[in-house]
Order: sequence, then C1' cells, then structure tokens
RNA sequence: CAAGUAGAAUAAAUGAUCGCGGCUGCCAUACGGCAGGUGAGGAAAGUCCGGGCUUCAUAGGGCAGAAUGCCGGAUAACGUCCGGUGGAGGUGACUCCAAGGAUAGUGCAACAGAAAUAUACCGCCAAUUUUGGUAAGGGUGGAAAGGCAGUGUAAGAGACUACCGCCUGCCCGGUAACGGACAGGGCACAUGUAAACCCCAUUCGAAGCAAGACCAAAAAGAAAGCGUUUAAACCGGCCCGGUGAGCUUUCAGGUAGGUCGCUUGAUGCUACCGGUAACGGUAGUACUAGAUAGAUGAUCAUUCACGACAUAACCCGGCUUAUCGUUCUGCUUGAUUU
Repeated sequence: CAAGUAGAAUAAAUGAUCGCGGCUGCCAUACGGCAGGUGAGGAAAGUCCGGGCUUCAUAGGGCAGAAUGCCGGAUAACGUCCGGUGGAGGUGACUCCAAGGAUAGUGCAACAGAAAUAUACCGCCAAUUUUGGUAAGGGUGGAAAGGCAGUGUAAGAGACUACCGCCUGCCCGGUAACGGACAGGGCACAUGUAAACCCCAUUCGAAGCAAGACCAAAAAGAAAGCGUUUAAACCGGCCCGGUGAGCUUUCAGGUAGGUCGCUUGAUGCUACCGGUAACGGUAGUACUAGAUAGAUGAUCAUUCACGACAUAACCCGGCUUAUCGUUCUGCUUGAUUU
C1' cells in the first nucleotide's frame, strides 16, 4: 500500500422566517394570549419467538397436541445471547451446523446396475469343457462382505501380519460434552435415512389494549328452550374435577359521548467493582411522543460525504428482512522498503 475478516458510531449539518401537538408557569376565563422546555427508528418494518399487564377465574390433575434437542452458563423468559466440545468450509483471521437415539419397533432407498437386507454380468483359476472354485480386478451407483501395503494361494479372500477404522474393557485429564494412552477381539440378521413415522429428555392454560375499568345520556320490551343441587351455561380440544343460579336463541327498540388504561420502566447514560464473556452489583445522574381521523412541515442561504431503507398507537427483551454513504478499532493474507 492492497485485499479480506470481526466489531462500534453516525444516518446530512448550520443559520433565519412562518406554521403544528402536548407539558409547565403567568394572564384572562367566553374564545384564548405570552414565556420556557420538549416532540418518530436502527430497523419504528415482519407479527416470527418470549414476557409484563388485563379478563375468563376460586384454580387443579391426566391424555392428546405443540415446541426445543451436544455440554456448561446468562436472563423475567425464550426457539435468544456468551463460552466450550464435535463436525463442515476457508491458506488464514474467521464463518456455518435442524448437533439426543438406527442394538425398542415400523417404513423408504428412485434411476443406473447382473444384483440393494445380501450377489456373481464381465473377469481369474481348474477342468468333468454340460461343470466347479473365487470375490482380489472391471463396470453401474451415494452405498456392492471395512481401508491400505504385504505374506500366502491353482486363482484369490481378515485366511494371516503391520498400520488405520470399528467393538469391548480399564486408566488418566476435564464440572461436562469430550480428548488421550494401554490391552483384547478378526469384527457384521451388515450401509444410509429420524428436516421419515417413532422412542427418550425438558417445557407449554386461553384470549388479547378493538384487553379491561369508570362516568354521563337515552330507552321498551315480547316469545320460546334448557336449568335451579336429578346441576343448564362456564373453565383452548377430550376426560376427571371445580364453580354454579341463571344461561341460550329469535323478533323489536335506545345509545354509539367522555375519562382512565397511556408511559417512572425487568429504563437510559456515566464511573467503579466482579466475571474469559454474555451479564450482575454499587454510586451518581436524566425524565424528554402519548396522538385518537391521527402532530415533526414549508421557504431561503451556506457547507459537504450530494443524503438510502423508511415514519410510534399498551410496553419491553430478542430474531429476521430492507438499506445511500462516512468515520474509528482489532486481527489475517499478499507485495515493497528498511
């Protein structure tokens, strides 16, 4: 200097004029006026997970169903995050994994190939030339009696030997997943597949702020069915169990207005301490959208990186997706110079 990789910040800036929403203070109180502060994101998007909160509701057990799936930790919790183990990719920094069980059982393996739960087409050897032996070599395939090199053989073959793989036993290290060493076995109703059914372990009420609570106003009830401890309706599906005096349907009528919920929080920022880290603790400091047909705009001037994706509606922690640029930091590789 170039390329790459991991992370962080920012998301046009400054000034002037006019115009919007809410809060606080003062004046006026009929409307309103003045002053001060404040007013949309890193994803506000998706509605994919987890909760807080509200109601069912007094609140349980089981089955079915669903989700997760290596080990250890963090968290209110999670399918999230941190660290590690194993595997895959990359020269590397690093990235990714739907990562329990195939000896509980069932299923599937198309096509190709002679043959896919166990073989013999070609080939090799022998010869009885009608046959026998073989599974090393060739071909098909993801997979064809564990791999490779030898000994041996009529020709071969774990038939035997060394190394590796697999299985069994035991020892060492580690909290564990797992790793390493030693010894033995000639190893198989044989391989793969569970993002196939299934088995195992763990977890899980439902609905949702249009939840729900209160105030004001107006009005008009009628009929039928079930039921009142022989228990209807209700409690996500089913069963048990619980509660229980009202519940359901049809026709007809009135109201559809306001307040709360609604922003002080599992909160943000700074410093220190603990921890590899996620994160936790202590102290200080800040309060800064709460609209309800929906507020952030318009104009001018200058600068430059010439501005993308895109605008809250109960709130929070994550994940995923979209994205113009600029700046900073760590690490890896290459080239050159000293």